[in-house]
Molecule: transfer RNA
Organism: Elusimicrobiota bacterium
RNA sequence: GGGCACAUAGCUCAGUUGGGAGAGCGCUACCUUCACACGGUAGAGGUCACCUGUUCGAUCCGGGUUGUGCCCA
Numbered sequence: 001g002g003g004c005a006c007a008u009a010g011c012u013c014a015g016u017u018g019g020g021a022g023a024g025c026g027c028u029a030c031c032u033u034c035a036c037a038c039g040g041u042a043g044a045g046g047u048c049a050c051c052u053g054u055u056c057g058a059u060c061c062g063g064g065u066u067g068u069g070c071c072c073a
């Protein structure tokens, strides 16, 4: 220098032939207990890496940028 893949909640990840943003663990409150743990109920937490385009509408499609990993030179 070239190519490929990935970037979604605190962590590990799902998601989509374009329309509701989710799961497990973790966190908070309450119930339960003498207390803790376990269990149960409820809840908080997100610029879907960033910019731009297409579209009535973008996590999803196009272009670019950044970061990480792998391969080639």
Base pairs, nucleotide, nucleotide: 001072002071003070004069005068006067007066010025011024012023013022019056027043028042029041030040031039049065050064051063052062053061